[in-house]
RNA sequence: GGCGGUGGCUGGGCGGCCGCUGGUCGGCGCUGCCGGCGCGGCUAAUCCGGAGCCGAUGCAUCGCUGGCCAGAGGAAAGUCCGGGCUCCACAGGACGCGGUGGUGGGUAACACCCACCGGCCGAAAGGCCAGGGAAAGUGCCACAGAAACCAGACCGCCUCCCGAGCAGGGCCGAAAACCCCUCGGGCGGUAAGGGUGAAAGGGCGAGGUAAGAGCUCACCAGCAGGCCGGGCGACCGGUCUGGCUAGGAAAACCCCACCGGGAGCAAGGUCAAGCAGAGGGGAGCGACGGGCGGUAAGCCCGUCUGCGAGCUGGUCCGGCUCGCCAAAUACCCUCGGGUAGGCCGCUAGUGGCGCCGGGCAACCGGCACCCUAGAUGAAUGGCCGCCGCCCCGUUUGACGGGGUACAGAACCCGGCUUAUAGGCCACCGCCGAUC
RNA sequence: GGGGAUAUAGCUCAGUUGGGAGAGCGCGUGGAUCGCACCCACGAGGUCGGGGGUUCGAGUCCCCCUAUCUCCACCA
Repeated sequence: GGCGGUGGCUGGGCGGCCGCUGGUCGGCGCUGCCGGCGCGGCUAAUCCGGAGCCGAUGCAUCGCUGGCCAGAGGAAAGUCCGGGCUCCACAGGACGCGGUGGUGGGUAACACCCACCGGCCGAAAGGCCAGGGAAAGUGCCACAGAAACCAGACCGCCUCCCGAGCAGGGCCGAAAACCCCUCGGGCGGUAAGGGUGAAAGGGCGAGGUAAGAGCUCACCAGCAGGCCGGGCGACCGGUCUGGCUAGGAAAACCCCACCGGGAGCAAGGUCAAGCAGAGGGGAGCGACGGGCGGUAAGCCCGUCUGCGAGCUGGUCCGGCUCGCCAAAUACCCUCGGGUAGGCCGCUAGUGGCGCCGGGCAACCGGCACCCUAGAUGAAUGGCCGCCGCCCCGUUUGACGGGGUACAGAACCCGGCUUAUAGGCCACCGCCGAUC
Repeated sequence: GGGGAUAUAGCUCAGUUGGGAGAGCGCGUGGAUCGCACCCACGAGGUCGGGGGUUCGAGUCCCCCUAUCUCCACCA
């Protein structure tokens, strides 16, 4: 210097003018309170009243106006996870549903992060992995192919049987027959070879056989089990035995382990304004005890049990709330009506940065310092000048024109993912050159 | 702001244990008719919204984007 990899930072700068939102400190004015003066209550008063005047001081609302301070992001986005917070009749059990899935750690928690293990890719730095179970079960593997999962015989190879043939050989005189042989057919054997497929039940060699085959054996790969050693563990290394081989897919159902109550700031609370309700669903004249009453009719209370409606946004049990003879009022459903306002929640918090200590790291502990957007027909902007960067043209001194990414808070945090012009930093791998 | 659903031919929609991409209308050509419509026959037309993953294989299963539609307020 070139090619490549990993991690992190930044997200235009300066000045002027005019605006917007919030906070804070004032100034002026109106009104009210309050204070003072003065007057009145036949007299007095520290009591009462209020027409009037004043207020240099104080308080509150409103209007106008001035100064100062603060004012979008690394993703504010998608809403994909997790938590805080708020409400729900406090959260129990069974089934279901959803999620997570190597191991150990970090954390408030996570599907995030760190370290390690295993597999795959890369020459390396390094990257990727929904990475439990397919020897628990069910189902699937189209087309092609003979056969697709305790498989299978299409071609080929081989034994045997039947039929036919006679070129050659057994068979050197000839012929016939028979056999080898050739052709056709049949019962079988065979997973070595061909062919199909994403995938065909280990690889290679030797023995073996009619031909073959883990059929047998050696080596290699891989599996299961036992033992030994290392590691917290995933796992790794060694050794022995076994049977020769166990296909893929669980981002198909499923099984195992663990986790999950639901809703979401339009949560929720509070003040004000305004209106109109209608229809439907909807369950014991239960038992026992007590009281009132006249020992009655009846009414009330309590307990138990039953029933109905609703909540615990899947179901059941359990729990809880309300109601039980009524022209239904609780509760639920449907339709209709009104409002479209204020305040609280509301922003400083599991925050940032620096040093020290612990830890390989994520992170944790201590000390010091620093940071306050809170809008709601929804602010955070516009114009101008100079500079920086990019593009185009003339030309290469410079000038002119255009552009300056992605995007924008809405209860708040921790992550992930996605979008992003340009620039900067650190470390690492390989190649080349020079010293 | 917070939930939910959908996207397949020009339009409206089907598409289930993951293996053929389809139907109706519309369009084109031919036939029938004196001619047109109806009718009959044949045909063309698809990035299955986009990208990635799992799988031998994805419209279908999983993840990430994009677009569209829809529902949620308080009072009595």